[in-house]
RNA sequence: UGUCCUGAGGGGCGCUGCAGCGGUCUUUCGACCGUCAGGCUCAGGACAUUCGAAAUGAACAACGGCGCUCACCCACA
Repeated sequence: UGUCCUGAGGGGCGCUGCAGCGGUCUUUCGACCGUCAGGCUCAGGACAUUCGAAAUGAACAACGGCGCUCACCCACA
C1' cells in the first nucleotide's frame, strides 16, 4: 500500500438515483429493467506486496444527496 473480515463514527421514515451488483437485449459500443445514499474515514485482525533506523510521549476525529422526525449538547425566550 492492496484485498478480505470485524467493530465504531447516535437513530427512524420517505424520495431521487451515480457507481457497483443482478437480469434481458446487442457483433460491438451500449440500451432497458430491478436493487441501490457507510461505496467514505478511523481502529483491530488475516493474507499479499512494497518501503525502510529505533524508541518514547501526547492527542484522538473529520465526513456521509434531499425532505421530515427523534435522541444528545449549547444558547436565547
Source information:
SAH (S-adenosyl-L-homocysteine) riboswitch aptamer from a Gammaproteobacteria bacterium, 77 nucleotides, folded computationally. Of the family's consensus pairs, 100% are formed in the model. The coordinates come from a structure-prediction model, not an experiment, and the mean pLDDT is 78. It matches the Rfam family "SAH (S-adenosyl-L-homocysteine) riboswitch aptamer". A reference for the family is Wang et al. (2008), "Riboswitches that sense S-adenosylhomocysteine and activate genes involved in coenzyme recycling", Mol Cell. The organism belongs to Gammaproteobacteria, within Bacteria.